[in-house]
Context: one part of a larger RNA
RNA sequence: CGCUGGCGGCAUGCCUUACACAUGCAAGUCGAACGGCAGCGCGGGGCAACCUGGCGGCGAGUGGCGAACGGGUGAGUAAUAUAUCGGAACGUGCCCUAGAGUGGGGGAUAACGUAGCGAAAGUUACGCUAAUACCGCAUACGAUCUACGGAUGAAAGUGGGGGAUCGCAAGACCUCAUGCUCAUGGAGCGGCCGAUAUCUGAUUAGCUAGUUGGUAGGGUAAAAGCCUACCAAGGCAUCGAUCAGUAGCUGGUCUGAGAGGACGACCAGCCACACUGGGACUGAGACACGGCCCAGACUCCUACGGGAGGCAGCAGUGGGGAAUUUUGGACAAUGGGCGCAAGCCUGAUCCAGCAAUGCCGCGUGAGUGAAGAAGGCCUUCGGGUUGUAAAGCUCUUUUGUCAGGGAAGAAACGGCAUCCUCUAAUACAGGGUGCUAAUGACGUUACCUGAAGAAUAAGCACCGGCUAACUACGUGCCAGCAGCCGCGGUAAUACGUAGGGUGCAAGCGUUAAUC
Repeated sequence: CGCUGGCGGCAUGCCUUACACAUGCAAGUCGAACGGCAGCGCGGGGCAACCUGGCGGCGAGUGGCGAACGGGUGAGUAAUAUAUCGGAACGUGCCCUAGAGUGGGGGAUAACGUAGCGAAAGUUACGCUAAUACCGCAUACGAUCUACGGAUGAAAGUGGGGGAUCGCAAGACCUCAUGCUCAUGGAGCGGCCGAUAUCUGAUUAGCUAGUUGGUAGGGUAAAAGCCUACCAAGGCAUCGAUCAGUAGCUGGUCUGAGAGGACGACCAGCCACACUGGGACUGAGACACGGCCCAGACUCCUACGGGAGGCAGCAGUGGGGAAUUUUGGACAAUGGGCGCAAGCCUGAUCCAGCAAUGCCGCGUGAGUGAAGAAGGCCUUCGGGUUGUAAAGCUCUUUUGUCAGGGAAGAAACGGCAUCCUCUAAUACAGGGUGCUAAUGACGUUACCUGAAGAAUAAGCACCGGCUAACUACGUGCCAGCAGCCGCGGUAAUACGUAGGGUGCAAGCGUUAAUC
């Protein structure tokens, strides 16, 4: 691709243009860091209009953590990569762990208000305010530097509870928890270096000036021509340098008795990339797919002054192509981010949908039934064959239809009781044990029971030899077949049709590729 097509389970699904993308979603969260109150609800005041952050909470904003994970793709890369084995000169947020501290001050700024500019994106001036934002001072067990005298350098609070004492109150004070700063060791992770291995071409034989090494300086978390200055002239190469082509690598997959050969889809590890090229910023970590800046190509908006964008995330569209799916559901489970928690977010994930794309399983009935019916086909006209096949009779009900029932995936968190730890405390908080409520996208789930009823379900290729399976008619080197040998020119088992047969079967056949 052609013909055909009943069901289920489990997988898989743009190999081509790393082509361009409409639309929606894919990274947020924290009020127990902060000033606040736009919106919603409650409370208080007021006759009412209304006022009031007092409370539950909370849009926007400051701040913290995350956004470097997870997800995609294979363009580049033949070695700054991967695999295996080693190495020393390094870094590390959150986590675990031995220890020390958490004292006292200051100035701003967004939000907000007022006034503007601009079509928009956005932006300006003035004024006000807070912090776990920012900056000094003090202190320094460790730490860093050291000329061994010394020098340098830190922090932040917040929440819960409370017997005595003080206080009008807030609170002080005590205590618990959690943060913060310095710092020890660790775990895990990451950066760096070396050895060995890793496709083809000699119709590519020479290549190289930061090139190879040294000194000094710079630079990095860290070794190093990593960079700069000077000095020397080295370094690589027929055991294939250089150049060119092709290519992500591996665990593995396919095949094969093996040795090997070919491949690298799904899943897992590593690498590289994120419209094309370059760059740094922030940060523990990026030179950052859904961040920033510059340049370029393309697309869009515009009031022509100027702006916006990046699906190789999940769906989906156009295009290309022989060819590849839904603009679905849920956070119930597993995992991740934030949060004390409740919880919020999560196209990761779990599910569902589509496709005979693959593998596996099941079904399309079973028994009986010779008058060997009718019909078809063949015939030597006797018969043979289709063929127990059908009909008929007796059963069964998988699947499907209808009805009813119905697990597991869900126990954590929470509540109650009790014990232990902390503590002045039967308070708060944490831990253990026992009992226990709630929570399911899938889902009209799996599965079970019942009802009616053979009822809902077989095709495709081939039949000259290789190669299992033959006759008749039509055609007449025509029409045609064909993987190879070869068939067809009037008796074609090889073309076409029919009957019969063989093979496989919800598939069968063809084409292409690999072993």